[in-house]
RNA sequence: CCAGAAGGCCGGGCAGCCGCUGGCCCGGGGGUAACUCCGUGCUGGAGGAAAGUCCGGGCUCCAGGACGACAGGGCGACGGCUAACGGCCGCCCGGCGCAAGCCGAGGGAAAGUGCCACAGAAAGCAAACCGCCUGGCGGCUCCGGCCAAAGGGUAAGGGUGAAAGGGUGGGGUAAGAGCCCACCGCGGGACUGGCAACAGGACCGGCAUGGCAAACCCCGCCCGGAGCAAGACCAAGUAGGGGGCGCACAUGGGCCGUCAUCCGCCCGCGCCCCGGGUGUGUCGCGUGAGGCGGUCAGCAAUGACCGUCCCAGAGGAAUGGCUGCCAGACCCCGCAAGGGGCGAACAGAACCCGGCUUACAGGCUUUCUGGUCCU
RNA sequence: GCCGCCUUAGCUCAGGGGUAGAGCGCAUCAUUGGUAAUGAUGAGGUCGAGAGUUCAAUUCUCUCAGGUGGCACCA
Numbered sequence: 001c002c003a004g005a006a007g008g009c010c011g012g013g014c015a016g017c018c019g020c021u022g023g024c025c026c027g028g029g030g031g032u033a034a035c036u037c038c039g040u041g042c043u044g045g046a047g048g049a050a051a052g053u054c055c056g057g058g059c060u061c062c063a064g065g066a067c068g069a070c071a072g073g074g075c076g077a078c079g080g081c082u083a084a085c086g087g088c089c090g091c092c093c094g095g096c097g098c099a100a101g102c103c104g105a106g107g108g109a110a111a112g113u114g115c116c117a118c119a120g121a122a123a124g125c126a127a128a129c130c131g132c133c134u135g136g137c138g139g140c141u142c143c144g145g146c147c148a149a150a151g152g153g154u155a156a157g158g159g160u161g162a163a164a165g166g167g168u169g170g171g172g173u174a175a176g177a178g179c180c181c182a183c184c185g186c187g188g189g190a191c192u193g194g195c196a197a198c199a200g201g202a203c204c205g206g207c208a209u210g211g212c213a214a215a216c217c218c219c220g221c222c223c224g225g226a227g228c229a230a231g232a233c234c235a236a237g238u239a240g241g242g243g244g245c246g247c248a249c250a251u252g253g254g255c256c257g258u259c260a261u262c263c264g265c266c267c268g269c270g271c272c273c274c275g276g277g278u279g280u281g282u283c284g285c286g287u288g289a290g291g292c293g294g295u296c297a298g299c300a301a302u303g304a305c306c307g308u309c310c311c312a313g314a315g316g317a318a319u320g321g322c323u324g325c326c327a328g329a330c331c332c333c334g335c336a337a338g339g340g341g342c343g344a345a346c347a348g349a350a351c352c353c354g355g356c357u358u359a360c361a362g363g364c365u366u367u368c369u370g371g372u373c374c375u
Numbered sequence: 376g377c378c379g380c381c382u383u384a385g386c387u388c389a390g391g392g393g394u395a396g397a398g399c400g401c402a403u404c405a406u407u408g409g410u411a412a413u414g415a416u417g418a419g420g421u422c423g424a425g426a427g428u429u430c431a432a433u434u435c436u437c438u439c440a441g442g443u444g445g446c447a448c449c450a
Base pairs, nucleotide, nucleotide: 001371002370003369004368005367006366007365008364009363010362012326013325014324015323016322017321018320020045021044022043023042024041026039027038028037029036030035047346051357052356054355055354056353057352058351059227060226061225062224064263065262066261068259069258070257072223073222074221075220076219078090079089080088081087092106093104094103095102096101107218108217112216113215114212115211116210129158130157131154132153133152134151138147139146140145166184167183168182169181170180171179185207186205187204188203191200192199193198231283232282233281234279241274242273243272244271245270246269247268252267253266254265255264276449277448278447290309291308292307293306294305295304296303297302330341331340332339333338376446377445378444379443380442381441382440385399386398387397388396393430401417402416403415404414405413423439424438425437426436427435
C1' cells in the first nucleotide's frame, strides 16, 4: 500500500430571538370534593433503535396461603453470569474459510407409532431387472468343446433414486462376497488429562439395527392467569333498571386453564343481551436490577466497594420554528483549481426495566489476518 | 397502548409434507332468427416477502410486510 475479519463510540456543533411542555418558589382565582386554572422568575425536555411486541422480569388485580395430578406452552452439548431469560461470556464438538474468524433449535432414531412421493427389480425382519457364474432338459460337433431352457449362486459391474446395508488395494473364488489380509472409517474400551462437555488411547470386534423428532413421541428442566384500556380514588347522573341461559339454594355453590385436597373467606356465582349515566377528572407516573468516574476480583460475561449526580413525563398527546457562523455526506458544472444546490439516514417516548430482532445517510477509532514492496 | 385472527386464480373459499383445487367470473365453440340459460373445451397462480429444517415446504419453524377484529369507567 492492497484485500479482508472482529469490536467500540458518535449520529451535527456554537450563538441569538420567538414559541410548546413538566417541576419548584411567590402572587391571584375556581371547585362540595378528589383537585385545578392564570401570571412572573428559575430550571428539565426523545432514541440507538423510543420500532416490532419476539422472549424474560418488576408492578397491579384475580381475598390470602400450602400441596398434587392432568392439560397446554417453552427450552435442550458443557461450565459460568444474571432478578430472570429462549439473553450474555468462556469452552467443547461439527461445518465453512489459506488465515484473522464465521455459522450451528447442538438431548434421544437398538422404547414405540408413523412417513420416505416419482423413478426403480427392490425403500426397511432388504431386493435378482440387465449383467456375471453354474447348469442334470434339449440341440450342434472337427469329440477338444460350444449354444443354452427351467432351477440355483452372486450385491463386485450397469441402471433408478435424496438415500441401495462400510471405502481403497491385494488375496481368494465357478463367479462373487469382511470370505481373508493391510490401511482408512466404524463400534466397544482398560488407562491418562480435564470441574465437565470432551480429547488422546494400549487392546478387542469383521461391521451388527439408513434418514426424518422445526412428525407424534420419550427423557431432563422451566412456566398459575390476565394485563397500566392492569388497578385505585373523587364527582355527576338514572330506571340503584329489565331480560335470557347455566350451576346451586347449605352434606351446597363460588374463590381466574382443568380436576382434587387442606387452612381460610364470601352467600348466590358465572356468561350474554337491551337500556341508562360520566369528566375522556385525579392517582398509578418515575430514586431506578439508575447514570458518570475510580479501585479491586475474574480470561470474560459480571460482581464488590468508594465518590458524585438527579437527568422527559404528555393525554389528540410538548420536545419546535427562524437567523448567522462552522463542520459536512450526497447531487450538478468543470481536465483541474474551484463554483453552485441541498442543509441531510432510520425514526420518534406513552407504566418501567434486562435482552433479542428489524431499519439506518454518514463519520471517528482499536485490535487482528493474508499478500506485495522498501529499510 | 394491549391482546387475537387472516394473507392460496379477477372475487369467495377448500387443501396442512410428495405435479395446487372448487364455485362464480373470463375466452372460444355448440345450441338459437338473436340474446339469456345450458353443454363442451380452455386460459389464468413467484400459494404476502425472506431465511431455516427436510431428499422434497403452499403446508413445519423463525424474521419481516400488509389487512382485520376486540378491550375505558360508573351503576